Description: Predicted 3D model of an 80-nucleotide RNA (c-di-GMP-I riboswitch aptamer) from a Nitrospirota bacterium. Model confidence (mean pLDDT): 82 of 100. NCBI's taxonomy places the organism under Bacteria, Pseudomonadati, Nitrospirota.
[in-house]
RNA sequence: CCUCAUAAAAGGUAAAAUACGGGAAAACCGUAUGGCACAAAGCCACCUCCCGGUGAGAGCCGGGAAGAGGGGUUGCUGAG
Numbered sequence: 001c002c003u004c005a006u007a008a009a010a011g012g013u014a015a016a017a018u019a020c021g022g023g024a025a026a027a028c029c030g031u032a033u034g035g036c037a038c039a040a041a042g043c044c045a046c047c048u049c050c051c052g053g054u055g056a057g058a059g060c061c062g063g064g065a066a067g068a069g070g071g072g073u074u075g076c077u078g079a080g
Base pairs, nucleotide, nucleotide: 002080003079004078005077012038013037017033018032019031020030021029022028036067042073043072044071046070047069048068049064050063051062052061053060054059
């Protein structure tokens, strides 16, 4: 430097559900409990996508999503 994630160790993340709160929202988010899972379930809204408004339509405007897929980027441990 490249490939891989079968096994082990350390550490990390945290689905559903429940409660409270945020949000115009049946989108979605935060906190607590929780522990389904994850070797990028780290990060980035560029494309697909979700919600609302507008428009005859193409589209445009605003909100959201990285644990749906693609793409970009950085990286721990171990093995080869």